The RNA shown here (Bacterial small signal recognition particle RNA) has 100 nucleotides and comes from a Chloroflexota bacterium. The sequence was found by an Rfam model in a public genome assembly. Its Rfam family is "Bacterial small signal recognition particle RNA". Rfam describes the family as follows. The signal recognition particle (SRP) is a universally conserved ribonucleoprotein involved in the co-translational targeting of proteins to membranes. Rfam classes the family as a non-coding RNA gene. Taxonomically the source falls in Chloroflexota (Bacteria, Bacillati).

[in-house]
Order: sequence, then C1' cells, then structure tokens
RNA sequence: GAUUGGGUCCUGCGCGGCGGAGGCCUGUGAACCCCGCCAGGUCCGAGAGGAAGCAACGGUAAGCGGUCACCUUCGGGUGCCGCAGGGCAGCCUGGUCCUG
Repeated sequence: GAUUGGGUCCUGCGCGGCGGAGGCCUGUGAACCCCGCCAGGUCCGAGAGGAAGCAACGGUAAGCGGUCACCUUCGGGUGCCGCAGGGCAGCCUGGUCCUG
C1' cells in the first nucleotide's frame, strides 16, 4: 500500500435482569342505610306456634396496610447477551498478500 472480516451505528425477533402497576395471598375494615345467625326484648295469636329484628358472633364490600415467590401488563442511555437484516462518514481490532 492492497484486500478481507469483526466491533462501534440502525431495525426486528428472542433471552436474562432492573423498575412501575395490577392480580393471587394476608391483616384491618359496615352500630344502622351488606349477608348469615339472632341472646335479651318487641309484635301477632286463647294456645300451640309464628313474625320482624337491636346488641354480640361469623362472613363479606369499598377503602387502608403487608408481601418473598407465582401470574398478567408497561417501560429503558438495562446486558464486556444471542439470531437475522440493513449500513460503512469516522474510529478500534484481526487475517492474507506485496513493498521498504
């Protein structure tokens, strides 16, 4: 000096990781305007019985907390990751040949 390949660049697909949100799980959570069960008491009935139903108890809703893992979803100047395609202005790097 020539030639050739790779990286840096762009796009797509995928894998992992980080962060957000929701779900699952769990705690709390309704004096009454949620449910169930209804002591006492109340009402109907001659009675037997029946009715409604407060408190308590149990459950649940919205809400407010907790949460490793798992599921869904969103995101990126995430990654000395993978594959494919595109690009080569410049930079980095490797091979081969020629010349000094």